[in-house]
The part of an RNA shown here (large-subunit ribosomal RNA, domain II) has 687 nucleotides and comes from a Rikenellaceae bacterium. The full RNA is in RNAcentral, with records from ENA.

Context: one part of a larger RNA
RNA sequence: ACCUGCGAGUUGCCGUCGGCGGCGAGGCUAAGGGCUUCAGGUCCGGAGCCGGAGCGAAAGCGAGUCCGAACAGGGCGUAAAGUCGCCGGAGGCAGACGCGAAACCGAGUGAUCUACGCAUGGGCAGGAUGAAGACGUGGUAACACACGUUGGAGGUCCGAACCGGUAAGCGUUGAAAAGCUUUCGGAUGACCUGUGCGUAGGAGUGAAAGGCCAAUCAAACUCGGAGAUAGCUCGUACUCCCCGAAAUGCAUUUAGGUGCAGCCUCGGGACUAUGCCGCGGAGGUAGAGCGACCGAUAGGAUGCGAGGGCUUCGCCGCCUGUCAAGUCCUGACGAACUCCGAAUGCCGCGGCACGAAUUCCGGGAGUGAGGGCGCGGGUGCUAAGGUCCGCGUCCGAAAGAGGAACAACUCAGACCAUCGUCUAAGGCCCCGAAAUCCGGGCUGAGUUGAAGGCAAUAACGAGGUGGGGCCGCACAGACAGCCGGGAUGUUGGCUUGGAAGCAGCCAUUCAUUUAAAGAGUGCGUAACAGCUCACCGGUCAAGCGGCCCCGCGUGGAUAAUAAUCGGGCAUAAGUCCGGUGCCGAAGACGUGGGAUUAAUUAAUAAUUAAUCGGUAGGGGAGCAUUCCAUCGGCGGUGAAGGUCGGACGUGAGUGCGGCUGGAGCUUAUGGAAAAGCAAAUGCAGGU
Repeated sequence: ACCUGCGAGUUGCCGUCGGCGGCGAGGCUAAGGGCUUCAGGUCCGGAGCCGGAGCGAAAGCGAGUCCGAACAGGGCGUAAAGUCGCCGGAGGCAGACGCGAAACCGAGUGAUCUACGCAUGGGCAGGAUGAAGACGUGGUAACACACGUUGGAGGUCCGAACCGGUAAGCGUUGAAAAGCUUUCGGAUGACCUGUGCGUAGGAGUGAAAGGCCAAUCAAACUCGGAGAUAGCUCGUACUCCCCGAAAUGCAUUUAGGUGCAGCCUCGGGACUAUGCCGCGGAGGUAGAGCGACCGAUAGGAUGCGAGGGCUUCGCCGCCUGUCAAGUCCUGACGAACUCCGAAUGCCGCGGCACGAAUUCCGGGAGUGAGGGCGCGGGUGCUAAGGUCCGCGUCCGAAAGAGGAACAACUCAGACCAUCGUCUAAGGCCCCGAAAUCCGGGCUGAGUUGAAGGCAAUAACGAGGUGGGGCCGCACAGACAGCCGGGAUGUUGGCUUGGAAGCAGCCAUUCAUUUAAAGAGUGCGUAACAGCUCACCGGUCAAGCGGCCCCGCGUGGAUAAUAAUCGGGCAUAAGUCCGGUGCCGAAGACGUGGGAUUAAUUAAUAAUUAAUCGGUAGGGGAGCAUUCCAUCGGCGGUGAAGGUCGGACGUGAGUGCGGCUGGAGCUUAUGGAAAAGCAAAUGCAGGU
């Protein structure tokens, strides 16, 4: 891992609701007993229980009663039948669907491991160092002291046994549930060790690490309380049919739990609900406005008042690059501003449409982690696949088509069959079903061939190009080019070493001659000079110049494994406008079949109509297994079981034939359950 077997809503009692049945103002017996064909049946048994009257704390009264002064008002009653049995649903008490703790308590068992202690034994090659003391010699007044020898101290030194375990490597389903190799520490000591004995679980022991107490220790092990408890995780077994949620509100030592409500379902009862139109209402949002309030607010005018300066002995007075009330002109703002004020939505009434979609009572739930998208908002960064509300929608619980692929984007809601038809979104060159379709523009960048999200930009720049509008110049000759002129006072004044159109400053930048020519547009010089421009003439010849708006394109454009619009590829097969066809889905239609509900009906014949996606969940109808009762049936001319084949049924399944097997099986109608396995890191066995 597979196969086979086993494996989870049970049983008792209580009240409650439904179904069926008996009796009914009544209903039922319990224990016990008699009889008997004796786990049974039948007959006694009315003790007792429920109902038949309630109200009050009670006395008590009674279809009433209690509070009360009340003949007021109010509370609870009266006016609807119960009771017993069986079955079913859910609830309560019990282990209560199954498995699962970490733990708690009790009684015991452990110190053959290990910790510490007690008693009694054992062990420590060899080498090194050389304390005290002693003796000798020297020395002292005597000591002290010095040197030599002797001596053999030490939690002394080096290093085997022995004890340990520093570092690395190996080992890591090991040779080993702690080892091996090399290396390293102690090695006469607080040393190591044999044997015997002692201390026990909130206890021991501990040179103290929460260490150790038999491979177990922040409380050992064994059995018991015990099926502890588990708002947690996992698992929970046959089929078909009908309906079909929720992820919200309030509360919660509550937040992944629960109660009540909401939403689903089943039964019963009411007769409403909803949409459209008309009429009548409440309201302060969007917008707007603010010479209508509150508040904020830009520029200008005026300038109450204040500040500053001048002046003065003081009072006056004058001035102002400051602030500024109020007023006037112009302009604009506000969720918690409003003189105003919609659209929707909401309430009521009437009419029409639609039909049971509405609501009430009762039984059963599940849900109470939601999520994406669009719109209105808060929060955040007008960030997030962010977060919090509201309205809607879809996913959740929805398959099909489109979108390259993709829960929630677009189209569209799958009862079954169909090699029939038409369409939706989206498409029609090839992959790929359908136009290389028709007409007219644009683009020349492979731009593009990307609805939106994932996801693939922008500010800004440019004689790209197409379209539109406005203005100016032009055959009295524009624009561009070419030829020529471009002067004088004057080197304007100032400044400066110099400043002459051209460093800088100043200026009624003036005037003169002119066809025209700036007190000068740029280059240039130290300063001049020189080149050029504005401006004018000529030549040429017909359009030229500026600004604004729109379409398509262009630069901006950078990411980590070669690249790519889904690919191939495409100058349309890109893009915009218009048109005609076609393809395209589980949509619609056609044909055949099934089921549910309603109506009609005696009818579960038929007919008609509508309906039949579905998780949690509610309801209904069935299949199979084991056993029992009753009536039957089958079987050595072959039961059950096995295997192969084909048949029937929507399905669970059923029946038939062949082979195998070798002795039991079973229809129908009822009854009773140890009653259906793929999952629980399920349990056992086999392979």